RNA sequence: GCCGCCAUAGCUCAGCUGGUAGAGCACGUCCUUCGUAAGGAUGGGGUCAUCGGUUCGAGUCCGAUUGGCGGCU
Numbered sequence: 001g002c003c004g005c006c007a008u009a010g011c012u013c014a015g016c017u018g019g020u021a022g023a024g025c026a027c028g029u030c031c032u033u034c035g036u037a038a039g040g041a042u043g044g045g046g047u048c049a050u051c052g053g054u055u056c057g058a059g060u061c062c063g064a065u066u067g068g069c070g071g072c073u
Base pairs, nucleotide, nucleotide: 001072002071003070004069005068006067007066010025011024012023013022019056027043028042029041030040031039049065050064051063052062053061
């Protein structure tokens, strides 16, 4: 220098053919207990890496950029 893959909640990851952003763990509150753990109920938490484009509508499609990983030279 060239090519490919990845980037979504605090962490690990889903998200189908473009149509209300989710799960588990973690965290807050409550129930249960003499108390703790375990268990149950409920709740909060997101600039979907950044910028732009297409579209009535983009996490999803297109381009560029940034970062990470891998391959080639």
A computed fold for a 73-nucleotide RNA from Patulibacter ginsengiterrae, annotated as transfer RNA.
The coordinates come from a structure-prediction model, not an experiment, and the mean pLDDT is 80.
It matches the Rfam family "tRNA".
The RNAcentral record of the sequence draws on ENA.
NCBI's taxonomy places the organism under Bacteria, Thermoleophilia, Solirubrobacterales, Patulibacteraceae, Patulibacter.